[in-house]
C1' cells in the first nucleotide's frame, strides 16, 4: 500500500408506521420514528429489474433489488 475481511471506536443514514404538502398512480418532501445498512453515498430513455398509467408507450417512479462510480475506520 493493495486485496479480502468486520471487532471497536469517531460519526453518518434512517424501513416500516403517524401527521402535514405535492401527484391520477406509483411515489416524492417535510416533520415525529428506529427495522436495518460500510457504501443505506451518488448513477434512474440511451445495463438487467420492479413498480405505476395507457389501447400500446423511452407516462410517471424505485439505487433500502442486481449493476455501474466514488468511498471512511483497522482488531482478529
Nucleotide at each position: 500500500u493493495u486485496c479480502a475481511c468486520g471487532a471497536a471506536a469517531c460519526g453518518g443514514c434512517a424501513a416500516a408506521c403517524c401527521a402535514a404538502u405535492u401527484g391520477a398512480a406509483a411515489a416524492a418532501u417535510u416533520g415525529g420514528g428506529a427495522c436495518g445498512c460500510a457504501a443505506a453515498g451518488c448513477u434512474a430513455c440511451a445495463g438487467g429489474g420492479c413498480c405505476u398509467u395507457u389501447a400500446a408507450a423511452c407516462u410517471g417512479g424505485c439505487a433500502g433489488c442486481c449493476a455501474g462510480c466514488u468511498g471512511a475506520c483497522g482488531a482478529a

The RNA shown here (c-di-GMP-I riboswitch aptamer) has 76 nucleotides and comes from Acidaminobacter hydrogenoformans DSM 2784. Its Rfam family is "c-di-GMP-I riboswitch aptamer". Rfam describes the family as follows. GEMM was predicted in a large-scale screen for bacterial structured RNA regulatory elements. The RNAcentral record of the sequence draws on ENA and Rfam. Taxonomically the source falls in Acidaminobacter hydrogenoformans (Bacteria, Peptostreptococcales, Acidaminobacteraceae, Acidaminobacter).